[in-house]
RNA sequence: CUGUGCUAGACGGGGAGGUAGCGGUGCCCUGUACUCGCAACCCGCUGUAGCGAGGUCGAAUUCCCGUCCGAGGCCGGCUCUUGUGAGGUCUGCCCAUAAUAAGUGGCGUUGAAGAUUGGGUCCUACGCGGCAGGGCUUUACGAACCCCGUCAGGUCCGGAAGGAAGCAGCGGUAAGUAAAAUCCCCUGGGUGCCGUAGGAGUGCCUGAUUGGAGCAAACUGUUAUGGUUACGCUCGGAAGGACUCGGUCGAAGUCGGGUGCACAG
Numbered sequence: 001c002u003g004u005g006c007u008a009g010a011c012g013g014g015g016a017g018g019u020a021g022c023g024g025u026g027c028c029c030u031g032u033a034c035u036c037g038c039a040a041c042c043c044g045c046u047g048u049a050g051c052g053a054g055g056u057c058g059a060a061u062u063c064c065c066g067u068c069c070g071a072g073g074c075c076g077g078c079u080c081u082u083g084u085g086a087g088g089u090c091u092g093c094c095c096a097u098a099a100u101a102a103g104u105g106g107c108g109u110u111g112a113a114g115a116u117u118g119g120g121u122c123c124u125a126c127g128c129g130g131c132a133g134g135g136c137u138u139u140a141c142g143a144a145c146c147c148c149g150u151c152a153g154g155u156c157c158g159g160a161a162g163g164a165a166g167c168a169g170c171g172g173u174a175a176g177u178a179a180a181a182u183c184c185c186c187u188g189g190g191u192g193c194c195g196u197a198g199g200a201g202u203g204c205c206u207g208a209u210u211g212g213a214g215c216a217a218a219c220u221g222u223u224a225u226g227g228u229u230a231c232g233c234u235c236g237g238a239a240g241g242a243c244u245c246g247g248u249c250g251a252a253g254u255c256g257g258g259u260g261c262a263c264a265g
Base pairs, nucleotide, nucleotide: 001265002264003263004262005261006260009057010056011055012030013029014028015027020046021045022044023043024042034054035053036052037051038050063258064257065256066255068253072249073248074247075246076245077244079241080240081239082238084236085235086234087233090232092231094227095226096225097224098223099222100221102220103219104218106215107214114210115209116208117207118206119205120204121203122199123198124197125196126195127194128192129191131188132187133186134185135184137180138179139178140177141176147172148171149170150169155164156163157162
């Protein structure tokens, strides 16, 4: 150096979780790297650790150690989004009330504020007028009889002369009906650019005297008090995201190094 046969060893690994701890079944990641049985209210073991049985490779691209790189998972922080709970002693938004007078607008030397004073509006009483209703008055109609006057005819009394009652008709009236405007009377009022007197006087309107430049507070602004959780803000908790920050575990891959026995040639 070559060949043959064996042994150690290998025949996936990792994360979370579970466990006193380790491994497995189950879930997840990577990846393709034996078979059968056991196993999550678990199965087996006692520290580098599945148990039991069988098979393949086998001293090196495959085993062991270390470097580099690093899928992925888990934990924590920061930040963002979504939705949620609380807070009005949160004062951002909004609203209410009061004040102020910086701005806009308005009034004002054709005279502001202030002071004094008169009148009206308001109440009561009286008067006048008017409206409504009623009455009175005038006219017309209006009674078979129980209204009046005159009473034809007819009736009654009388010897006669003459008298009596009285229907119809006519005329006039009562109760009543109708019309009409004026005068007069009574009652009433959401009656009146009305009059007189008294009263009241917060407000409003208006006039005069004085005064001699401000007044007023509609809007914006400012201040104070109060209210409101819809939005904003603060605090809390839930879910999700980021080529975010830190920590932890870490496969595959890369590089380097190391590592048996026996026989024969």
Molecule: Bacterial large signal recognition particle RNA
Organism: Bacillota bacterium